[in-house]
A computed fold for a 410-nucleotide RNA from a Chloroflexota bacterium, annotated as Bacterial RNase P class A. It is recorded under the gene name rnpB. Its mean pLDDT, the model's own confidence on a scale to 100, is 77. Its Rfam family is "Bacterial RNase P class A". About the family: Ribonuclease P (RNase P) is a ubiquitous endoribonuclease, found in archaea, bacteria and eukarya as well as chloroplasts and mitochondria. By type it is a ribozyme. The sequence is in RNAcentral, with records from ENA. Lineage of the source: Bacteria > Bacillati > Chloroflexota. Of the family's consensus pairs, 93% are formed in the model.

RNA sequence: CAAGUGAGCCGGGCAAUCGCGGUCCUGAGCGUGUCGAAGGAUCGAGGAAAGUCCGCUCUCCACAGAGCGCGGUGCCGGGUAACACCCGGAGCGGGGUAACCUGCUGGAAGAGGGCCACAGAGAAGCGUAUUACCCCCUCCCUGCCCUCCCCCAUUGCGAACUUCAGCAAUGGGGGAGGGUUAGGGCGGGGGUGAGGGUGAAACGGCGCGGUAAGAGCGCACCGGCGUCCGCCGCAAGGCGGGCGGCCAGGCAUCCCCCACCGGGAGCAAGGUCAAGCAGAGGCGAGAUGCUGCUCGCAUCGUUUGAGCCUCGGGUAGACUGCACGAGCCGGUCAGCAAUGAUCGGCCUAGAGAGAUGAUUGCCGUCCCACCUUGUGGGAACAGAAAGCGGCUUAUAGGCUCGCUUGAACA
Numbered sequence: 001c002a003a004g005u006g007a008g009c010c011g012g013g014c015a016a017u018c019g020c021g022g023u024c025c026u027g028a029g030c031g032u033g034u035c036g037a038a039g040g041a042u043c044g045a046g047g048a049a050a051g052u053c054c055g056c057u058c059u060c061c062a063c064a065g066a067g068c069g070c071g072g073u074g075c076c077g078g079g080u081a082a083c084a085c086c087c088g089g090a091g092c093g094g095g096g097u098a099a100c101c102u103g104c105u106g107g108a109a110g111a112g113g114g115c116c117a118c119a120g121a122g123a124a125g126c127g128u129a130u131u132a133c134c135c136c137c138u139c140c141c142u143g144c145c146c147u148c149c150c151c152c153a154u155u156g157c158g159a160a161c162u163u164c165a166g167c168a169a170u171g172g173g174g175g176a177g178g179g180u181u182a183g184g185g186c187g188g189g190g191g192u193g194a195g196g197g198u199g200a201a202a203c204g205g206c207g208c209g210g211u212a213a214g215a216g217c218g219c220a221c222c223g224g225c226g227u228c229c230g231c232c233g234c235a236a237g238g239c240g241g242g243c244g245g246c247c248a249g250g251c252a253u254c255c256c257c258c259a260c261c262g263g264g265a266g267c268a269a270g271g272u273c274a275a276g277c278a279g280a281g282g283c284g285a286g287a288u289g290c291u292g293c294u295c296g297c298a299u300c301g302u303u304u305g306a307g308c309c310u311c312g313g314g315u316a317g318a319c320u321g322c323a324c325g326a327g328c329c330g331g332u333c334a335g336c337a338a339u340g341a342u343c344g345g346c347c348u349a350g351a352g353a354g355a356u357g358a359u360u361g362c363c364g365u366c367c368c369a370c371c372u373u374g375u376g377g378g379a380a381c382a383g384a385a386a387g388c389g390g391c392u393u394a395u396a397g398g399c400u401c402g403c404u405u406g407a408a409c410a
Base pairs, nucleotide, nucleotide: 001406002405003404004403005402006401007400008399009398010397012363013362014361015360016359017358018357020044021043022042023041024040025039026038029035030033046381050392051391053390054389055388056387057386058266059265060264061263070262071261072260073259074258075089076088077087078086079085090105091104092103093102094101095100106257107256112255113254114251115250116249131195133191134190135189136188137187139185140184141183142182143180144179145178146177147176148175149174150173151172152171153170154169155168156167157166204222205221207219208218209217223247224246225244226243227242228241229240230239231238232237270320271319272318273317279311280310281309282308283307286300287299288298289297290296327346328345329344330343331342332341333340334339365379366378367377368376369375370374
């Protein structure tokens, strides 16, 4: 310098003028009031004020105790008023050369149920064969052996050559019966789950022994699980060693089990004062208007009660809740951090669902256009309403620091 990555921060500045809202002060005026024309001083949106998802404060209602049910949270430690938040760590994965980012997390070993598509014999503590291996039984075929019979050839024998007949031996062929330590086949019974094969997943892997064939059936090694011991750690866990053939599938974001937590509604909550109308009680014969008084007239009333007084609840309305608070800014200390302790300073919108804006000048950043040393136009997301802490979402542009990789130079 480039690319990347993590954390934090800003969200135009200054001045003038006008307008709007709150508070305070002065105060014209007349209706003398918690009235208020006008003037002055001062304050007046955000990092998310948004979504209303989570946790609280506050208020009212409900609540003896226990149980059932329902909902939430779920590795460990710390922080906090609290949390589903934050910080630090553990285990198992995924991405990246790396810095780093990211997903999951109580229990499936035993309390239990359920599900696991298609394929496959079989999908979970039980079950499995139309392939394959092995054993047994019946039958059949082939081979081999024995016995008997038949045929042919050769040789020998008869007193002697040949012929014929006979007998014997040897060899070959055929047939019948029997046997079989061999091979094959149909069928039946049994053993096995090793092999082939299916599947995302098939009840550890591999070798030797063993066996009728096989199998942790036995053994060695490897893997998993459980358990014991030692060391390290607060812990989750880590490292090392011993023992046990224990070999156990996955899903708990399906029900369920375990531990812990949880009452409901919400500031339009709630509280105080209180016109008018209606109501209750008392007094009660007059009351009101023309009309200031007398008279007069009119209306209402005197059993259906005018009018006056008192009372409780309470509508409109007013006040409150409601702005000194888990507050803001800065420093120091403790801590890896979240955060806490302490010191100093500050007071900073409050509603009526209603104000919080605009213009001008100078400066700054960025974008667009043009006739380009400049001119003109424009400025992200958005906007309090009882308050606070988080999370999530939106956001033009910019700043600071740490780290990683690459390149170049000294």